[in-house]
Molecule: transfer RNA
Organism: Peptostreptococcaceae bacterium
RNA sequence: GUCGCCUUGGUCAAGGGGUUAAGACGCAGCCCUCUCAAGGCUGAGUCAGGGGUUCAAUUCCCCUAGGCGGUA
Numbered sequence: 001g002u003c004g005c006c007u008u009g010g011u012c013a014a015g016g017g018g019u020u021a022a023g024a025c026g027c028a029g030c031c032c033u034c035u036c037a038a039g040g041c042u043g044a045g046u047c048a049g050g051g052g053u054u055c056a057a058u059u060c061c062c063c064u065a066g067g068c069g070g071u072a
Stems, first nucleotide, its partner, number of pairs: 001071007010025003018055001027043005048064005
C1' cells in the first nucleotide's frame, strides 16, 4: 500500500431497524450496624466523529480517526 474485523457509561458487556439501550463491577445517597465491611433499596452515568438511506438508525451504507489481524 491493500484486504478483513472491532469501537456502546469509569471498566466489562447484551442489543443488528420502532420497547424507558439489558446486566455486572465501580461510583453517590438512604436503610441496616456501636462503627466498618457484607447485605438491601434507590439514583447518576453510554452508542468513536461526520455524512447518507429510511416515516424512523446504536443497528444498514460511505468517509474519517483509533485499535487488531492477514497479505505484499